[in-house]
RNA sequence: GCGCGAGUGGCGGAAUUGGCAGACGCGCAGGAUUCAGGAUCCUGUGGGAGGUGAUCCCGUGGGGGUUCAAGUCCCCCCUCGCGCA
Numbered sequence: 001g002c003g004c005g006a007g008u009g010g011c012g013g014a015a016u017u018g019g020c021a022g023a024c025g026c027g028c029a030g031g032a033u034u035c036a037g038g039a040u041c042c043u044g045u046g047g048g049a050g051g052u053g054a055u056c057c058c059g060u061g062g063g064g065g066u067u068c069a070a071g072u073c074c075c076c077c078c079u080c081g082c083g084c085a
Stems, first nucleotide, its partner, number of pairs: 001084007010026003019068001027045006046058004061077005
């Protein structure tokens, strides 16, 4: 240099056909249990605004495009992995 694949919350990892983004697990926070801790169980857990309520806005590596609607399709770029030279 060419070809192929991957990039999503704090971490792993779903979303298979373009139609509620973050299921599920780990971790973390609060609670129950315990003398205490572990294990187990329950609830919550992306960010911001907001009597912190309802609700709204933003968020899938970065930028742009298509579309009523994009993690998903198209273009450029970045990073990582594999193969070829």
Transfer RNA from an Acidimicrobiia bacterium, 85 nucleotides, folded computationally. Its Rfam family is "tRNA".